THF (Tetrahydrofolate) riboswitch aptamer from a Bacillota bacterium, 101 nucleotides, folded computationally. Model confidence (mean pLDDT): 82 of 100. Its Rfam family is "THF (Tetrahydrofolate) riboswitch aptamer". Its family is annotated with tetrahydrofolate metabolic process in the Gene Ontology.

RNA sequence: GGCAGAGUAGGUGUCAUGCGUUAAGUGCUAGGGGAUGGGAAGUUGCCCUUAGACGAAAGGCUUCAGUAACAUGCCUGCGUUAUGGCACCGCGUCCGCUGCU
Repeated sequence: GGCAGAGUAGGUGUCAUGCGUUAAGUGCUAGGGGAUGGGAAGUUGCCCUUAGACGAAAGGCUUCAGUAACAUGCCUGCGUUAUGGCACCGCGUCCGCUGCU
C1' cells in the first nucleotide's frame, strides 16, 4: 500500500412486568436544545422541551339493604402505550483498532 472484519444512536419481532381505557401515552406540524461505533465534525435517523392541530374499544364476573349505577376485587380485550430481557438488522465522511497479505 491492498483486502477483510469488529464496534453507535436506534429499529423489528417475541416474552415478562406495568400504565391508560373518566384518555394520558403514541403519532403529526413549527421553534429551541441535547446525545450519538474508539476519536473528530455531522443529519435525512434518535432524545428532551415549548406551542398548535387531530384523535380511540371496550366489556364480563363478584360483593353491598338494593332494579340500576358507582366504589372494591378478579378476568378478557383494546392502545401504530412505557420499561427491561432475548433474537435479528444496524453510522455515510476522515482518522484509528484487529486479522490476512